[in-house]
Context: one part of a larger RNA
RNA sequence: GUCAACGACUUAACGGCGGGAGCAUAGCUAAACUCCAACGAGCGAAGCGAAGCGAAAGCGAGUCCCAACUGGGCUAAACGAAUAAGUUCCCGCCGUUAAACCCGAAACCGAGUGAUCUAACCAUGGGCAGGCCGAAGGACGUUUAACCACGUCCGGAGGGCCGAACCCGUACCUGUUGCAAAAGGUUGGGAUGACCCGCGGUUAGGAGUGAAAGGCCAAUCAAACUCGGAGAUAGCUGGUUCUCUGCGAAAUCUAUUUAGGUAGAGCGCCGUUCAAACCCCGCAUGGGGUAGAGCACUGGAUGGGCGAAAAGGACUCCAACGUCCGCUGAGCCCAACCAAACUCCGAAUACACGCGAGCGAUGUGCGGCAGUCACACUGCGAGCGCUAACGUCCGCGGUGGAGAGGGAAACAACCCAGAUUCCGCGAUAAGGUCCCCAAGUCUAAGCUUAACGUAAAAGGAUUUGUAUCCCUCUGACAAUCGGAAUGUAGGCUCAGAAGCGGCCAUCAUUCAAAGAGUGCGUAACAGCUCACCGAUCUAGGGUUUACCGAGCCGAAGAUGUAACGGGACUAAGCUUAGCACCGAAGCCGGAAGUGCGACCGACAGUGUCGCACGGUAGCAGAGCGUUCCGCAACCGCAGAAGGCGAAUUGUAAAAUUCGUUGGAGGUUGCGGAAGUGAUAAUGUUGAC
Numbered sequence: 001g002u003c004a005a006c007g008a009c010u011u012a013a014c015g016g017c018g019g020g021a022g023c024a025u026a027g028c029u030a031a032a033c034u035c036c037a038a039c040g041a042g043c044g045a046a047g048c049g050a051a052g053c054g055a056a057a058g059c060g061a062g063u064c065c066c067a068a069c070u071g072g073g074c075u076a077a078a079c080g081a082a083u084a085a086g087u088u089c090c091c092g093c094c095g096u097u098a099a100a101c102c103c104g105a106a107a108c109c110g111a112g113u114g115a116u117c118u119a120a121c122c123a124u125g126g127g128c129a130g131g132c133c134g135a136a137g138g139a140c141g142u143u144u145a146a147c148c149a150c151g152u153c154c155g156g157a158g159g160g161c162c163g164a165a166c167c168c169g170u171a172c173c174u175g176u177u178g179c180a181a182a183a184g185g186u187u188g189g190g191a192u193g194a195c196c197c198g199c200g201g202u203u204a205g206g207a208g209u210g211a212a213a214g215g216c217c218a219a220u221c222a223a224a225c226u227c228g229g230a231g232a233u234a235g236c237u238g239g240u241u242c243u244c245u246g247c248g249a250a251a252u253c254u255a256u257u258u259a260g261g262u263a264g265a266g267c268g269c270c271g272u273u274c275a276a277a278c279c280c281c282g283c284a285u286g287g288g289g290u291a292g293a294g295c296a297c298u299g300g301a302u303g304g305g306c307g308a309a310a311a312g313g314a315c316u317c318c319a320a321c322g323u324c325c326g327c328u329g330a331g332c333c334c335a336a337c338c339a340a341a342c343u344c345c346g347a348a349u350a351c352a353c354g355c356g357a358g359c360g361a362u363g364u365g366c367g368g369c370a371g372u373c374a375c376a377c378u379g380c381g382a383g384c385g386c387u388a389a390c391g392u393c394c395g396c397g398g399u400g401g402a403g404a405g406g407g408a409a410a411c412a413a414c415c416c417a418g419a420u421u422c423c424g425c426g427a428u429a430a431g432g433u434c435c436c437c438a439a440g441u442c443u444a445a446g447c448u449u450a451a452c453g454u455a456a457a458a459g460g461a462u463u464u465g466u467a468u469c470c471c472u473c474u475g476a477c478a479a480u481c482g483g484a485a486u487g488u489a490g491g492c493u494c495a496g497a498a499g500c501g502g503c504c505a506u507c508a509u510u511c512a513a514a515g516a517g518u519g520c521g522u523a524a525c526a527g528c529u530c531a532c533c534g535a536u537c538u539a540g541g542g543u544u545u546a547c548c549g550a551g552c553c554g555a556a557g558a559u560g561u562a563a564c565g566g567g568a569c570u571a572a573g574c575u576u577a578g579c580a581c582c583g584a585a586g587c588c589g590g591a592a593g594u595g596c597g598a599c600c601g602a603c604a605g606u607g608u609c610g611c612a613c614g615g616u617a618g619c620a621g622a623g624c625g626u627u628c629c630g631c632a633a634c635c636g637c638a639g640a641a642g643g644c645g646a647a648u649u650g651u652a653a654a655a656u657u658c659g660u661u662g663g664a665g666g667u668u669g670c671g672g673a674a675g676u677g678a679u680a681a682u683g684u685u686g687a688c
Base pairs, nucleotide, nucleotide: 001688002687003686004685005684006683011098012097013096014095015094016093017092018091019090020089021088022087023086027048028047033042034041035040052059053058062074063073064072065071101239102238104236108229109228110227111226112225113224119203120202121201122200124198125197126196127195128193130162131161132160133158137154138153139152140151141150142149166190167189168188171186172185173184174183205221208216209215242623243622244621245620246619247618252265253264254263255262256261266372267371268369269368270367271366272365274363277362280358281356282355283354285352286351292345293343294342298339299338300337302335303334304333305332306331309328312325313324314323315322375400376399377398378397379396380395381394383392384391405416406415407414420592421591422590423589424588426587431582432581433580434567435566436565440579442578443577444576445575446574447573453569459553460552463550464549465548466546467545469542470541471540479536480535481534482533483532485509486508487507490504491503492502493501515530519528520527593613594612595611596610597609598608599607600605624677626674627673628672629671630670631669632668633667634666635665642661643660644659645658646657647656648655649654
């Protein structure tokens, strides 16, 4: 891993509600007791109900508060479609208390068992090749007055040195389902000592022992192991077993030692009450201060005009007064602006109440049972953030959640559209119609040349269409030929400055026209050229503008084209208008099933008609199957159960029959009771 078996909402008491039954026109009954073969019957203190109010004494159709109510609280009666209705069992659902749906801690406490491992200690024993260094002390000699000192020798100290046994385990390698739950190899440390070892003994769990690492205390240690309390507790994780039918949520508010829990409310289901009270739409009436707008207030902020006042400067011989000057500049006026915490104004919507019509089928109250309290994206209105985020937080919708189908290549949340089942050359939505791929190589008119379409900005560009503007047979634009002058070399400056270094001015004359000069050039002149004019030529030309259309550049990435889904396309691209077709589980048509409602009815329904039938959590309903029991009835050696296979029936769980195997029990109908249904719990056990 596979297969098989086992494996999770139980039981009891009490309570609430619903269903059924008994009794009941105030009753209903438990235990006990009595009778009975039994079923059962009788009796029946307590209990519930028939009266309430008060803390209570207590009073009582009333009572309490109070000195007392014309008051207030609770509650009979009366009124009102209406008699005062309860109680005891059984079943179902739920709650509480118990292990309480099942499995799962780490832990806590109690009583014991452990020092054959290991830590320390006690007692008694054992072990340490060989080599080296040479302390104290001593002897002899030299020396000294003597000691000291020196030399030689003896000596043999030491947590001394090197290094086996022995003990340890520094570094690396191998090993890592190992030789081994800590080893092997090489290397290394100690090796007469705080050394190592044998045997016996002592210390025990919040205790021991510890040259101290929270180390060790039998492969277990920040509190050993065994059994017990014990099915500890687990707001946490996982799992929770047959079928069909009806309805169908929430991820919010408030509170919380609360935030992944829970309670009340909201939203769901079931029952019941009321009886149209609900929703949508129209009309009428309201309040508002949002969007927008505005500047009348509060503030901000730009330009101009007028300009008080303070300080400063100048003048009046000084001071004072006064006058003038510039700067700062309140305030006023003109013009144009900004505001969530500005408003002289002010919508659309929304909301509230009233009236009314229509389609539909909601809605209120009460009772029972839930689930939900992590939401997600998208459009719109705001905050936070960078008008960042598949960001975050609110509000109003939608979708997903719990929703399949078609489209968007693929793609919960986007677009279209809500799947009871089967059928159809049916008609459509979004989206499409050259091929992949169902349907137009459709019609008409334009645009685009960039493969734009088929990613992007500021910015850039004699790309182009349209509109507009300017010039133009009184001759445009381009080209060619000619002219382009005079005062004058304008003045100043300068070594020089003559149109052309710089500064200032930029006139006038002659003209068809010609700047006190557009560029080149000279040391300065000269020279060339342009503007401007004439001639030749002959038809459109132009660098006008556009918040007009289309295109170009800007444009760089990592496995492989890879920014149309692909092929490909000059339309099969873009814009406008139109017709046709394709296209979904939506719609329509046919058939069938189920739920609800209505109708018909002779009370006989395969009857008729209408509406509905996606679904997680969850609620409600109806069934299938397993084991056992009761009553009734059966089958079986002429072959039961079980196994294997096939056919048939039913909407499903399933059922029946036949064949074969098997070899002794089994079943049906109606009821009852549960150890009642497994693809899942790192489930348990077994087999392979």